Transfer RNA from Callorhinchus milii, 63 nucleotides, folded computationally.
Lineage of the source: Eukaryota > Bilateria > Holocephali > Chimaeriformes > Callorhinchus.
């Protein structure tokens, strides 16, 4: 610099933290595909600041 779902990536000091794909159910087919609907899945660890931190600040960790 970078860390945010299983993978690719947004984001923002305060509402239920999103987007693609991957997955699961379900609808559609004679059947797969492809389409449609639904659903679960996450802020790299510690600490500090603040009435509130994924979000700003310090260390540590890993690339």
């Nucleotide at each position: 610099c970078u860390g945010u779902a299983a993978c690719u990536c947004a984001g923002u000091g305060g509402u239920u933290a999103g987007a693609g794909c991957a997955c699961u159910c379900a609808c559609u087919u004679g059947g797969c595909a492809a389409g449609c609907g639904a659903g679960a899945g996450a802020c790299c660890u510690g600490g500090g600041u603040u009435c509130a931190a994924u979000u700003c600040c310090c260390a540590g960790c890993a690339g």
RNAcentral holds the sequence, with entries from Rfam. It matches the Rfam family "tRNA". The family's RNA type in Rfam is transfer RNA.